[in-house]
RNA sequence: GAAAAAGGCAAACUGUCGGCGACGGCAGGACGCAAAACCUCCGGUCUCUGAUUGAGAUAGCGGGGCUACCGAA
Numbered sequence: 001g002a003a004a005a006a007g008g009c010a011a012a013c014u015g016u017c018g019g020c021g022a023c024g025g026c027a028g029g030a031c032g033c034a035a036a037a038c039c040u041c042c043g044g045u046c047u048c049u050g051a052u053u054g055a056g057a058u059a060g061c062g063g064g065g066c067u068a069c070c071g072a073a
Base pairs, nucleotide, nucleotide: 001070008033009032013028014027015026016025017024018023031060038065039064041063042062043061044058045057046056047055048054
C1' cells in the first nucleotide's frame, strides 16, 4: 500500500474435554480478518469471591509495545 500471486488465521454454531464462572483446548465449520501473529502496559466490557478490595476472562473491543509474509510505479 496499486495490482497480482503464494499462502495464513477462523466468528456463530455443533461435538468433546477443562473451569464455580467470564471463558479456554481439540475436532468439525467459515462470519469475517492485512497483523484476527505475539504481549494485559492503558482504557473499555465481562466473571467469581466479597463488599475495602482481591483474583481472573477478553489480543476477533480500542489504544500502545514488539516481530513478520507479498510487493508495481
This is a predicted structure of a 73-nucleotide RNA (c-di-GMP-I riboswitch aptamer) from uncultured Sphingobium sp. RNAcentral holds the sequence, with entries from MGnify. Rfam family: c-di-GMP-I riboswitch aptamer. Gene Ontology term of the family: cyclic-di-GMP binding. The prediction has a mean pLDDT of 82.